[in-house]
Molecule: TPP riboswitch aptamer (THI element)
Organism: Acidobacteriota bacterium
RNA sequence: GACAGCUUUCGGGGGAGCCGCAGCAGCGGCUGAGAGUCACUUCGAGUGAGACCCCUUGAACCUGAUACGGUUAGCACCGUCGAAGGGAGAAACAGCCAUUCAAGC
Numbered sequence: 001g002a003c004a005g006c007u008u009u010c011g012g013g014g015g016a017g018c019c020g021c022a023g024c025a026g027c028g029g030c031u032g033a034g035a036g037u038c039a040c041u042u043c044g045a046g047u048g049a050g051a052c053c054c055c056u057u058g059a060a061c062c063u064g065a066u067a068c069g070g071u072u073a074g075c076a077c078c079g080u081c082g083a084a085g086g087g088a089g090a091a092a093c094a095g096c097c098a099u100u101c102a103a104g105c
C1' cells in the first nucleotide's frame, strides 16, 4: 500500500407470513435464521426490552407488486423482474502480498 475475515468492541437497520377449527380471542399445523417472547400502556402491536437475520464486499429488508412463468391446498419454494429504485458502519485485531531497512547464513 492493496486484498481480505463464520474474529472482537461499540453503534445501527429489519421482518413477523400461510393453512385448519372459529365471529374475535384462542388452539393446532406448515415454511423459515426469525412468524409478536416479556414489561409498560393513553388499549393503537403504541413504547421499551428480548430472540433471530443483516449493516455499503449491503437480495437482511422496503418499493415496483394484488407483477410474470413454473409449482403448492395455500404460504413457502424455483426462475424472471434484477447491472431496477431504495436500504443500516465505525474502530480494533488476525491473516496475505509487495516494497524498504536491519541482523544472520
Base pairs, nucleotide, nucleotide: 001097003095005093007092008091009090010089011055012054013053014052017030018029019028020027021026037049038048039047040046061086062085063084067080068079069078070077